[in-house]
């Protein structure tokens, strides 16, 4: 270096759900709180999904649409901690 991932050690992330806050909502950040994670680091590239403020349509419910989200849905990118067989 590559492949791997210990009933091993250090050291890390933190679902649900609670509270405050941003958002039009999806959700996002932060405090606790841990289901779980060897990349649960970061990057919407490719597929998937979740929302529809705006816009088009429509008389009207309502349809359809990402320039808005989810990296903890699956590739793929880039970088990284540990140290046994």
């Nucleotide at each position: 270096u590559c492949c791997u991932g210990a009933a091993a050690a250090a050291g890390g992330c933190a679902a649900a759900c609670u509270u405050u806050u941003c958002g039009a909502a999806a959700g996002g950040a932060a405090a606790g709180g841990a289901c779980g994670c060897a990349a649960a680091a970061c990057c919407a590239c490719g597929g998937g999904u979740c929302u529809a403020a705006g816009u088009a349509u429509g008389c009207a419910g309502a349809u359809a649409u990402a320039c808005g989200g989810c990296a903890g849905c699956c590739g793929g990118g880039u970088c990284a901690c540990c140290g046994a067989a």